[in-house]
């Protein structure tokens, strides 16, 4: 230094849930709270997943429509605590 790693030590983060705020939603964030975590630190680069405001298509209503409703598809939204990748990083029994 790399790899690996504990019923060790020091320090750190904080799932579910409750609640304020932001958001169309997914979700984010503050406070409380701890299921867990050596990268559960940072980066949406690849894949997956979630959402579908906007857009497209179809159907229905309407004389008709650029209007209204419904369904399907779609990320430029989200997830780093889904996986891979990149960057940084505490400790040291075996």
């Nucleotide at each position: 230094a790399a790899a690996c790693g504990a019923u060790a030590a020091a320090g750190g983060c904080a799932a579910a849930c409750u609640u304020g705020c932001c958001g169309a939603a997914a979700g984010g964030u503050g406070a409380g709270g701890a299921c867990g975590c050596a990268a559960a630190a940072c980066c949406g680069c690849g894949g997956g997943u979630c959402u579908a405001a906007g857009g497209c298509u179809u159907c229905u209503g309407u004389u008709a429509a650029u209007c209204a409703g419904a369904a399907g598809c779609u990320a430029c939204g989200a997830u780093a605590g889904c996986c891979g990748g990149g960057u940084u990083g505490u400790c040291g029994c075996a």
RNAcentral holds the sequence, with entries from Rfam and Ribocentre.
Predicted 3D model of a 94-nucleotide RNA (c-di-GMP-I riboswitch aptamer) from Paenibacillus wynnii.
The coordinates come from a structure-prediction model, not an experiment, and the mean pLDDT is 87.
Its Rfam family is "c-di-GMP-I riboswitch aptamer". Its family is annotated with cyclic-di-GMP binding in the Gene Ontology.